[in-house]
Predicted 3D model of an 87-nucleotide RNA (c-di-GMP-I-GGC riboswitch aptamer) from Nitratifractor sp.
The prediction has a mean pLDDT of 83.
The source organism's lineage runs through Bacteria, Pseudomonadati, Campylobacterales, Sulfurovaceae and Nitratifractor.

């Protein structure tokens, strides 16, 4: 510098359980491992989820631009890095 077939010393930790914060999505801590080679970081694009709403409709009710949030373990982009192999 290039590649990611296989592997994993070390690393992360889904569901679920308990505690806790939040209206909620969800976050954090402990337990726990389904998995992961970026399951490190970043809401930049698309999508998803929550709360709320101008407005439309309405019997109940429903739709909903926008706004505020969540999420990086949905798909891309950006960025840093480990291992192995090749040079």
């Nucleotide at each position: 510098u290039g590649a990611u077939u296989a592997a994993a010393a070390g690393c992360c930790a889904a569901a679920c359980u308990u505690g806790u914060u939040g209206c909620a999505a969800a976050g954090c801590a402990a337990g726990g491992a389904c998995g992961g080679a970026a399951a490190g970081c970043u809401a930049c694009g698309g999508g998803u989820c929550u709360u709320u709403u101008a407005u439309c409709u309405u019997g109940g009710g429903g739709a909903g631009a926008g706004a505020a949030g969540a999420g990086a373990g949905c798909c891309g982009g950006g960025u840093u890095g480990c291992a192995u192999c090749a040079u």